Fluoride riboswitch aptamer (crcB RNA motif) from a Pseudomonadota bacterium, 67 nucleotides, folded computationally. NCBI's taxonomy places the organism under Bacteria, Pseudomonadati, Pseudomonadota. The sequence was found by an Rfam model in a public genome assembly. The model forms 100% of the base pairs in the Rfam consensus. The prediction has a mean pLDDT of 75.
[in-house]
RNA sequence: AGAUGUGUGGGCGAUGAAGCUCGCCCCCGUAAACGCUCCCUGCGGAGCUGAUGGCUUCUAUGGAACC
Repeated sequence: AGAUGUGUGGGCGAUGAAGCUCGCCCCCGUAAACGCUCCCUGCGGAGCUGAUGGCUUCUAUGGAACC
């Protein structure tokens, strides 16, 4: 990499992991997904928030205070 047989779910939700929960996509070469603001005709450039879709916990990072 291919073939055959058997079994039944798998994946996604702007940065990691786990539990719960919600939404979405899925049978063949794709779908669900890939944040915001400003400048620029465009290419592109500058800046900002958040490890969650939501809740909780852990890890990493950031801010403040105390020892």